The RNA shown here (Glycine riboswitch aptamer) has 99 nucleotides and comes from Paeniglutamicibacter terrestris.
RNA sequence: AAUCUGGAAAGCAGCGCGGUUUAGCCCGCGCUCACCGAAGGAGCAAGUCCUUUUCCCUCACGGGGUAAGGAUGGAAACUCUCAGGUACGUAUACAGAUU
Numbered sequence: 001a002a003u004c005u006g007g008a009a010a011g012c013a014g015c016g017c018g019g020u021u022u023a024g025c026c027c028g029c030g031c032u033c034a035c036c037g038a039a040g041g042a043g044c045a046a047g048u049c050c051u052u053u054u055c056c057c058u059c060a061c062g063g064g065g066u067a068a069g070g071a072u073g074g075a076a077a078c079u080c081u082c083a084g085g086u087a088c089g090u091a092u093a094c095a096g097a098u099u
Base pairs, nucleotide, nucleotide: 001099002098003097004096005095006094011033013032014031015030016029017028018027019026034086035085036084040082041080042079043078047072048071049070050069051068052067054065055064056063057062
């Protein structure tokens, strides 16, 4: 990488247009509101370094700690919800098997 198996959450929402039509019930598209996190995307921690502060050790040099700020760094199943999704089905993170 391919195939197979397992595999969550949340609207069968409202309105409008179009198609089929007996159809207000079916299908598609657009908009609005609500909701979900497990395609993809984004954010955060730890750590490291610097400055200041304050305390301790030291004759001193120097060393160690506290607190604040800054730089760097940067993970997730956490956070966000851009994207995606919200009956069943399909599909996806992930897991297992085979090649």
The coordinates come from a structure-prediction model, not an experiment, and the mean pLDDT is 76. The model forms 89% of the base pairs in the Rfam consensus. RNAcentral holds the sequence, with entries from MGnify. Its Rfam family is "Glycine riboswitch aptamer". Its family is annotated with glycine biosynthetic process in the Gene Ontology. NCBI's taxonomy places the organism under Bacteria, Bacillati, Actinomycetota, Micrococcaceae, Paeniglutamicibacter.